A computed fold for a 289-nucleotide RNA from Nitrosomonas eutropha, annotated as Bacterial RNase P class A.
Rfam family: Bacterial RNase P class A. It is annotated as a ribozyme.
The coordinates come from a structure-prediction model, not an experiment, and the mean pLDDT is 78.
[in-house]
This record gives sequence, C1' cells and structure tokens, in this order.
RNA sequence: GAAGUUGGUCAGACAGUCGCUGCCUGGUAACAGGGAGAGGAAAGUCCGGGCUCCAUAGAGCAGGAUGCCGGUUAACGGCCGGCCGCCGUAAGGCGAGGAACAGGGCCACAGAGACGAGCGUAUUAAGUUACGGUGAAACGCGGUAACCUCCAUCCGGAGCAAGAUCAAAUAGGCAGAUGAUAACGCUGCUCGCCGAGUCUGCGGGUAGAUCGCUUGAGCAUACGGGUAACUGUAUGCCUAGAGGAAUGACUGUCCACGACAGAACCCGGCUUAUCGACCGGCUUCCCCC
Repeated sequence: GAAGUUGGUCAGACAGUCGCUGCCUGGUAACAGGGAGAGGAAAGUCCGGGCUCCAUAGAGCAGGAUGCCGGUUAACGGCCGGCCGCCGUAAGGCGAGGAACAGGGCCACAGAGACGAGCGUAUUAAGUUACGGUGAAACGCGGUAACCUCCAUCCGGAGCAAGAUCAAAUAGGCAGAUGAUAACGCUGCUCGCCGAGUCUGCGGGUAGAUCGCUUGAGCAUACGGGUAACUGUAUGCCUAGAGGAAUGACUGUCCACGACAGAACCCGGCUUAUCGACCGGCUUCCCCC
C1' cells in the first nucleotide's frame, strides 16, 4: 500500500426570526421572563422482566419453549468464556451440540434386495458356514430425534383501553317520610298491615376530571473486582410525558449536500431498515528501509 475480518462512535453544523407541548418564577388575570422537548433503531411485537387486575391448598395431565460445559443477570430462547464439529490460507464465521440397548416411523440415487429378514452362489449331517458387485448404511447390536418419542429444566391468565380515585346524568336497587272514600289479602266488620304515586337520602356509575406517567434493574466520571459478559463503592446530574395527541417552519453562512425513520406504562435483549463519515484491534499478500 492492497484485500479482508472484527468492535465501536456520529447521524449535517452554526446563527437569527416566528410558532407548538409540558415545567419553573412573577402576576387576580391577560400575560411576561427562564429553561426543557424523539431514536440508534422510537420499528417488528419475536423473546425476557417490572408494574396492575383476575385466578390460585398442593401436585399432576394436556400444551408450549429450551437442550455440550461453566458463568452473567431481575429474567431470558440474550450475553460472555471454554470444548467439540463444519467452512475459510488466516483473522474470523456458523452450529436446536441430551438420548438410537424404551418403543414407533423413515432411509433419495444406485442396487436383485433398504430395515426385516429374506435372496443368490458355494458349502455342510443341519439356515451349518463363508462370500455377495451397489450404496452413507447390506445379509448388523447401521443411520436419522429442526420425525414422533423419551429424559431434564422452565412456563397460571390477561394486559396501561392494565388498574385506582372523584363524580353531572340514566336504569334497576335499598332506607325513610307521605300515602287517596281505590283494588286484593289477613278478615264477616272496624282499626291496622300491605300498597301505586310523590319527596328525601343512600347507593350506582356514564360523560367529564385526576392519578397511573416517567427518579429509573437511570446516566456520566473516578477508583476497585473479574480473561469477559457483568459488578462494587464514591461523587455529580435530571434528560419528552401528550390525550386528536407538541417536538415545526422560514432566512442567512458553510461543507463531504445529509439515509432509515417519529415516543404513547417502563426496562433488558433479538431481528429488520439505514446516505455517508470517523476511530480502534487483527489477518493475508505486495513494496521499501
């Protein structure tokens, strides 16, 4: 220098003007000032967990998932390390990688015959013994479990439209008051009870409002532990929270001319999409000293 492999970072920059959604301060208010405002995937909703409600003595069946060994974690089917196998000159990549003597199924092409013993040739007292081109496997204690299955481990269900509080209205309900020269019944008669209706209260829960809602398995830095994933301590920081749903538009300057894409309860992963730029590790080949 070229080719490759692997890990990570950024996601046009700066300034101005006008808006939009929360928050803070001042103000009775109108409003004024200040500060904040999408992502590495916010996506797919494929795994795992928190949280909430429902169910639940315990155990099992069914169903599903996982599957070398060890570690990590709140948990995982993720991640890290190691072994083994395959691919690659290598760096490196990929692997559902337990059990075939519990049982069932299947075994392309070739081959006379493919899962169960038969068949052919030779041989023997005797299915007694030997051999059999093909094929991964042939006259067997073969192979195959991302075929059923067995074994081990794990899994209750539904999801923030979860759910909670306040509460106009409506239906039905409960209690009290009132309750007619009415009807029926207790009862033949009187009183009384019962009783339609009306009023009041309770309760109910719709519209609506509020909470859940963003301070969290949080982020940054330093020093430790660990090969690593990961983790401990200290210090500092607060970084969207709406409810038809904000995060935008314009102008100027510059450049390499800007991809995929838009939060809706939260978090850890995986997968998929992505213009381009930059940084690091390693491998192979070539050249120069």